Model confidence (mean pLDDT): 84 of 100. A computed fold for a 544-nucleotide part of an RNA from an uncultured bacterium, annotated as small-subunit ribosomal RNA, 5' domain.
Context: one part of a larger RNA
Order: sequence, then structure tokens, then C1' cells
RNA sequence: AACGAACGCUGGCGGCGUGCUUAACACAUGCAAGUCGAACGGGGUUAAUGAUGUAGCAAUACAUUAUUAACUUAGUGGCGGACGGGUGAGUAACACGUAGACAACCUACCCUUAAGAGGGGGACAACCCAGGGAAACUUGGGCUAAUACCGCAUAAGACCACAGACUGGGAUGUUUGUGGUAAAAGGCCAGAUUUAAAAGUUUGGUUACUUAGGGAUGGGUCUGCGGCCUAUCAGGUAGUUGGUGGGGUAAUGGCCUACCAAGCCGAAGACGGGUAGCCGGCCUGAGAGGGUGAACGGCCACACUGGGACUGAGACACGGCCCAGACUCCUACGGGAGGCAGCAGUGAGGAAUUUUCCGCAAUGGGCGCAAGCCUGACGGAGCGACGCCGCGUGAGGGAUGACGGCUUUCGGGUUGUAAACCUCUUUUAUUAAGGAAAAAGGUAUGCGUGCUAAUACCACGUAUGCUUGAUGGUACUUAUUGAAUAAGCCCCGGCUAACUACGUGCCAGCAGCCGCGGUAAUACGUAGGGGGCGAGCGUUGUCC
Repeated sequence: AACGAACGCUGGCGGCGUGCUUAACACAUGCAAGUCGAACGGGGUUAAUGAUGUAGCAAUACAUUAUUAACUUAGUGGCGGACGGGUGAGUAACACGUAGACAACCUACCCUUAAGAGGGGGACAACCCAGGGAAACUUGGGCUAAUACCGCAUAAGACCACAGACUGGGAUGUUUGUGGUAAAAGGCCAGAUUUAAAAGUUUGGUUACUUAGGGAUGGGUCUGCGGCCUAUCAGGUAGUUGGUGGGGUAAUGGCCUACCAAGCCGAAGACGGGUAGCCGGCCUGAGAGGGUGAACGGCCACACUGGGACUGAGACACGGCCCAGACUCCUACGGGAGGCAGCAGUGAGGAAUUUUCCGCAAUGGGCGCAAGCCUGACGGAGCGACGCCGCGUGAGGGAUGACGGCUUUCGGGUUGUAAACCUCUUUUAUUAAGGAAAAAGGUAUGCGUGCUAAUACCACGUAUGCUUGAUGGUACUUAUUGAAUAAGCCCCGGCUAACUACGUGCCAGCAGCCGCGGUAAUACGUAGGGGGCGAGCGUUGUCC
């Protein structure tokens, strides 16, 4: 000098930050990942219309049923739950940093280029019926739709096999020919036609789909170099080191396997043990260096403990599945349920670390054509002087140098312009009034431009109307009242700025080092005075 600090005394305000360093200990409760009805069939609610029935003379009312529309949603289906958020247990390793390589690779959504999207089929949920179970849940039978599932057709290109050519240090690359293999799905909007209305047909637009090439983005693998302690760890190693065949992977490789060979690493420290997430950075220092890895950013690893795979473009998956284990809970004892190292919060541990808050208004993310929905990411507020910075606790005048205190050589000295008193000011505070920026967008209508056969649709622009703020009636501004609401802590022997009196008498005590205290203590305790810093001041710890 610094700190994610703690402790003691004290404490007015604001801004910006920051806050379990210990038990990767256990967790009550709530929330933290959903969304799409413009993929699909049902269900529900409401409304309209038609039909039938009942009551009535009728108007009409009620019930049933059908169709349509709007809203809604348990299920099928799609996309997302691999991001975002947390933690640092493990890891001394290509984990990380840096520089490279892939003639050994993958990449959903997005952009771009090219080619396509024909014609069929059979199911299973939901639903209905019948059961089982305390529950969790589950069994059997029957019906049905799709952008769910499965054959067939087609194949520009792709893939496979064979034959040739080219490039290159090297072919597993590129290219030519022949043969073979594998695709697809519709939805919505508008016009025309048809119809009683639909369905259907057709045209255009938009979006989704299939195949292939390229890009972008994200990842995977390999390599050189670099960064802890220990030799009171000296030899280590059998899938071990290499080869061949095979398997496996998106891909190379003992990654795995069979056989063959006997290698490979090591005093430039192998192997073992201990410790530890790594880095950008941060602290310190003139620098070199030393220390450190909280917050923020990048990478890695983990998700009760251990193991495993499934799905998928991507996981061996924090809020998915299966198995085993420990623990907790429910139970009708047969059987089940759970995983805060997400945000709050609880207990425990500890010197020690916050609210079971508000909002999706902004930024970002997921889904959706959109409106929108979800979002403890995030934006905010709350608590803590934990840190940094800023402001205030008044300003000017005022000598009889008042009273009081302390001291004294009893004359005085000092506290001290300090106070009183006078004149001002009002930051802050109080009360009252006004009151933001952060808002970009969204939607309706009109107009214009583009697309087009089209004055449809759609896209873009523009004008007008309406509308969106958690923070927050906050910041800020103005006015009101009145010096009013606001100072402590440590030290005073030397180092080290600052001295006297009394008490005590090697006692009580102080102390970072030297050392003080045994009757005149500037070193203990108290008082007066003084010095330092100041909403803080000291102490302790750690590092330079």
C1' cells in the first nucleotide's frame, strides 16, 4: 500500500460497486422451460342459423340434434428443454494459455446456389367400454386424424463398386466413364370457378418439406512450447511400445480385439506422494520480480455418491431415463416418491456473508406468421459504513480575553474567538407543489413504392388516431420552516506528530521492538491540555 474481510467503540446523507472465503453439509415451502390451434383428430364454453319434440290460441319459452363462427385445451405431432443460471469437488491433464495442423472430422436453426415435392398404405394416442391398485400408476377390448409412421415411383447431384486420367513430397484428394442404392408434407392468405352453403377444381403469394453444393456460426481431434512442491519417491511399464488383419467412431489413433515382434519412458527427474480448477486479470513494486485467481470475461469439470446408455444436429444430459448405494418422506405393508453446487429462504458449521421482495417496461433467450406466452437470465428495489467516491454537521463578526475546568512560582497561565451575543445562509432535513429520460415498438385506418394479370394478398416506407414503465410520484425543480436534524475514534518515553497534575508503588497494569512500574512514572489508571485521522477510527489476519 492492498483486502469478498472479521472484532471493538462510534455512526447523518447520497451515488456506484460488492456480500457463505467454513460443511461439493442436510434441506420445509414457492417459483427458476416452455411454446405452437397457421401440423392433427377430439373435448369444453358462448353465439348464430336450420330441423325435431314438448307447453301454449299465438307471440314465444324449454329440451334434443346438426352446421358454422369465436374463445379455450388434456392428447398426437413439431421446435426448444445440450442455451441461459450455479459451483470448484475432482483434475498436475493437450485441463488451461499460446502458436499451429486436420491429405483424419461433424454442424439443427440462418444465408446462398441448383434440382425436386408424383401416387398409395397400415397403425397408435386422445375418446368409448370393461377391469386392477391405498397411492404412484396401470391392463385388456373397440374407433379415429396428421407436417406421426411405412412401401412404390422419380434422381440434377450425393453415396457405393469397378476401370482410367490429373495434381502433389505423399492420395485416402480432384476428375471422366459404366453399373447399383437412397427423398419429400403440407399449412395459411387472396382471387376466379362451382355449389343452397360447403367440399372440390384452378391461379397467384407466403411459409414449411426433400436432395445436393457453398458460406456463416458452433464444436471435435492432433501437435510444438509454457506455468506448483517433494529424491527422506530411482527405477517405472504387458494393451505396456510398435506392426498386420478386423471392429468401433462424425473422425485419426491400442480407442477395442486376435496374432506377431520386444519394445517404450527415465537424473534435462520417469514412476510415486502432496497440493491445486487454468487464463485474461487483480494486489504489490521504479522495474525485474513476488503473491493471488472473489466480483467481470474466456475455457474446463461437476450436478446426492458410483455406473450405464437412450433420444437427438448436438448430452452420456443440474430442474430427462435405467441400475446400484447412502439418506429423507408417504403407505392400506403389497408398494411408491425425492435430489437448491438455479432465485429467495431454513437448520447446521463458522470470527463471518443479505429479501421466502417488484417487473417482464428495457436488453437478451425459447416457441409462434403474428398478437402473444414463458423467462428468479435480466432490469430494479430491500438489507449490511463491506469497499471506493462525493456532501454535510454551518458562515462572518465577536475580549470584560466572562463563568466553569485544569494548572500555578498565587502574579498569572491555559482551555480561547472557543462560548454567550450580533448579522447572515439553508447544502442536508421537514412539509407542500410540479415532475422526467430510459419507448424502440404494437395496433387500426389512409397514402405511396415494390411484387403481380390484379386497384387481392404480401413486403417496405410514411401520415394520423389509440396504446405499452417494474423502478416511481423515484431522480430532478420550486416553495416553506428553522442553526435548525447530524462527531467520533486512536494516540502523546524513543522509533513517531503530540505534556502536565493527581492516584498507584515491581502491585495494579502497559507493550509492535527497545522496554516502563520497587514513593516525585511525560511509558500503568484518571483528568486537563495537545497531536493524528474523520463517518469513521483502531485492533487482528493475509500478501507485496